[in-house]
Context: one part of a larger RNA
RNA sequence: GGGUUGUUAAGGAACUCGGCAAGUUGACCCCGUAACUUCGGGAGAAGGGGUGCUUACGAAGGUAAGCCGCAGAGAAUAGGCCCAAGCGACUGUUUAGCAAAAACACAGCUCUAUGCUAAAUCGAAAGAUGACGUAUAUGGGGUGACACCUGCCCGGUGCUGGAAGGUUAAGAGGAGAUGUGAGAGCAUUGAAUUGAAGCCCCAGUAAACGGCGGCCGUAACUAUAACGGUCCUAAGGUAGCGAAAUUCCUUGUCGGGUAAGUUCCGACCCGCACGAAUGGUGUAAUGAUCUGGACACUGUCUCAACAACGCACCCG
Numbered sequence: 001g002g003g004u005u006g007u008u009a010a011g012g013a014a015c016u017c018g019g020c021a022a023g024u025u026g027a028c029c030c031c032g033u034a035a036c037u038u039c040g041g042g043a044g045a046a047g048g049g050g051u052g053c054u055u056a057c058g059a060a061g062g063u064a065a066g067c068c069g070c071a072g073a074g075a076a077u078a079g080g081c082c083c084a085a086g087c088g089a090c091u092g093u094u095u096a097g098c099a100a101a102a103a104c105a106c107a108g109c110u111c112u113a114u115g116c117u118a119a120a121u122c123g124a125a126a127g128a129u130g131a132c133g134u135a136u137a138u139g140g141g142g143u144g145a146c147a148c149c150u151g152c153c154c155g156g157u158g159c160u161g162g163a164a165g166g167u168u169a170a171g172a173g174g175a176g177a178u179g180u181g182a183g184a185g186c187a188u189u190g191a192a193u194u195g196a197a198g199c200c201c202c203a204g205u206a207a208a209c210g211g212c213g214g215c216c217g218u219a220a221c222u223a224u225a226a227c228g229g230u231c232c233u234a235a236g237g238u239a240g241c242g243a244a245a246u247u248c249c250u251u252g253u254c255g256g257g258u259a260a261g262u263u264c265c266g267a268c269c270c271g272c273a274c275g276a277a278u279g280g281u282g283u284a285a286u287g288a289u290c291u292g293g294a295c296a297c298u299g300u301c302u303c304a305a306c307a308a309c310g311c312a313c314c315c316g
Stems, first nucleotide, its partner, number of pairs: 001311001003309006010302002014300001019297001027051005036041001038145001052067006068072001080295001082293003086289001087287002092104002108143007120129003146282004151212003156209002158205005165200003171194002176189005213231005240274001241271001252268005
């Protein structure tokens, strides 16, 4: 000097990105227990009190009286708690070796394919899985409990359907033409016509991929614009939410909390660039999740000190 462990006056988060770490709490019995809620929970909520020994009585649980200590769950093992938000419903799964999560999965919902030699998958094939199943089944895609809901657009792309029409390959066809030959012929070339899927075309389809406007004017203060005009579009973003895990300007503005708050909570809406199963908004319960705050508690700190045991180092 450093490591590990322990103790500490007064204060008690002033530390710090952040209470990280440490500490508090802890067992059993009794009392008591809020919002909210899917009525199951929340809940060990929170918050209090008790706990030893002796004697007497009692079958005992126990009751009464007394006694000792600083301390009676006498040591050890053994929840800190609350409030408010975000995300994911939940239990679960994951980057063996820097990430455990809001990621994955999930029950539920939905679309789609499939009528059985099923679709789908593996395999030149035989065959097998699907399944010794049969649409309340099986495969694939999406969403992700539950509650309330899920708006408009089929112009583009995709998919599905469409006995017409257009285009269209090989093939069929063979008018003719050319070469050669005396000719018969042989050879080459070849128009019309016919000719599938596909594409064009016509419809449907968005819980398919996706998309969901601009400018100008207008009310008896001002401001704003329910209203009007105009251009464009397939249609111009509905409900709900909104400075948000999304807001650049931005520490937006107002309110709350603090003596003081770029974070947080509640509002506002001017949404650079939310928005409805690439789901929207809520939500009890839940989480080694993330954010803000309070109580308790503490060497995290003010500010360091001491002790024990190793290490480095010094003397011998």